[in-house]
Molecule: Bacterial RNase P class A
Organism: Salana multivorans
RNA sequence: UGAGCCGGCCAGGCGGCCGCGUCCGCCGGCAUCGCUCGCGAGGCCGACGGCCGAGGAACGUCCGGGCUCCACAGGGCAGGGUGGUGGGUAACGCCCACCCGGGGUGACCCGCGGGACAGUGCCACAGAGAACAGACCGCCGCCGACGCUCUCGGGCGCCGGCGGUAAGGGUGAAACGGUGGGGUAAGAGCCCACCAGCGUGCCGGGCGACCGGCGCGGCUAGGUAAACCCCACCCGGAGCAAGGCCAGACAGGGAGCGAGCUGCCCGCUCGAUGCUCCCGGGUAGGCCGCUGGAGGCGCACGGCAACGUGCGUCGUAGAUGGAUGGUCGCCACCGCGGCGCCGGCGACGGCGCCGCGGGACAGAACCCGGCGUACCGGCCGGCUCAUCCC
Numbered sequence: 001u002g003a004g005c006c007g008g009c010c011a012g013g014c015g016g017c018c019g020c021g022u023c024c025g026c027c028g029g030c031a032u033c034g035c036u037c038g039c040g041a042g043g044c045c046g047a048c049g050g051c052c053g054a055g056g057a058a059c060g061u062c063c064g065g066g067c068u069c070c071a072c073a074g075g076g077c078a079g080g081g082u083g084g085u086g087g088g089u090a091a092c093g094c095c096c097a098c099c100c101g102g103g104g105u106g107a108c109c110c111g112c113g114g115g116a117c118a119g120u121g122c123c124a125c126a127g128a129g130a131a132c133a134g135a136c137c138g139c140c141g142c143c144g145a146c147g148c149u150c151u152c153g154g155g156c157g158c159c160g161g162c163g164g165u166a167a168g169g170g171u172g173a174a175a176c177g178g179u180g181g182g183g184u185a186a187g188a189g190c191c192c193a194c195c196a197g198c199g200u201g202c203c204g205g206g207c208g209a210c211c212g213g214c215g216c217g218g219c220u221a222g223g224u225a226a227a228c229c230c231c232a233c234c235c236g237g238a239g240c241a242a243g244g245c246c247a248g249a250c251a252g253g254g255a256g257c258g259a260g261c262u263g264c265c266c267g268c269u270c271g272a273u274g275c276u277c278c279c280g281g282g283u284a285g286g287c288c289g290c291u292g293g294a295g296g297c298g299c300a301c302g303g304c305a306a307c308g309u310g311c312g313u314c315g316u317a318g319a320u321g322g323a324u325g326g327u328c329g330c331c332a333c334c335g336c337g338g339c340g341c342c343g344g345c346g347a348c349g350g351c352g353c354c355g356c357g358g359g360a361c362a363g364a365a366c367c368c369g370g371c372g373u374a375c376c377g378g379c380c381g382g383c384u385c386a387u388c389c390c
Stems, first nucleotide, its partner, number of pairs: 001386010012331007020053002023050003027046004032041004055361001059372002062370005067239004074266004079235005084098005099113001100111004114230002119228002121224003136169002138165007146157004177195006196220001198217008243288004252279006258270004295314008333358011
């Protein structure tokens, strides 16, 4: 210098004008309540002033929890989820470290990674044959017909039939270990050596997944569990329209004895001034929950890390037709074009000025922890490979 890998961060700044929301202060108005009757209290509306006012994903709502109610949540079946090992955490399908497998020269990346000798199912197309398989071509043997030759025993070629053969060809994602030798009519783990792989015994290392070494066995075992299934572990249901309080409106009538807790069984709780269901009628208001939490930041200590412990410090979104915006100016950034200067033989590069254009993805709604997805662009740190120079 070029090409890459990993991690972290920012999401324009300042000012003018106009506008929106919560809260506070102050002023005015409206209705209500209280009484000692002209004051007080809280509420609503309006004006003015002040503080504050979206995000890295607020998003998708895919997982996990807190919180609320239902038995402060019980047992079994059914159902759902997770799946290498060890840790982290409130918990997780998340994160960290490691193992195994795969990719890359490398930094590094990817893996929905338990079990296919418990059982069942499936394996498209092609192909003769797709699971304890298979003879299409080929190879070999026997029998028969024909042709050629003949030293008349036979030999060779070719066609047909019967049989052997998984070495070779061919199909396929996959064809029932690989190489070499023996063996055979031709072949074949049929036999042998080595290698791969499986099972098993022992030894060593590791908490463990697993790794390394030595020996033995049978010669060999296909894939698929995001198919049923088996194993281990986890999971009660509904959700802030949870749930509670206040105010207001209306018109009741009928049926049942059970209802709630999950689909079923058990079990538990409540229950005739009750509860459930059906028909009919009314309302579409306000308040609480509502933001301080597994919180952010800094330092120290423990840990490879995720993270934990201690100390200090910060703290102001809470809307409910749903606020956080619009516009102008200057500066900064990016892209394109032009001009000038500098470097270079040159392609081109750097700096300055001018003009034009651009600024994304997207927006809280009970709150957290994750994952996934979207995004104009920019900055920082660490590392790898290649080339050149010292």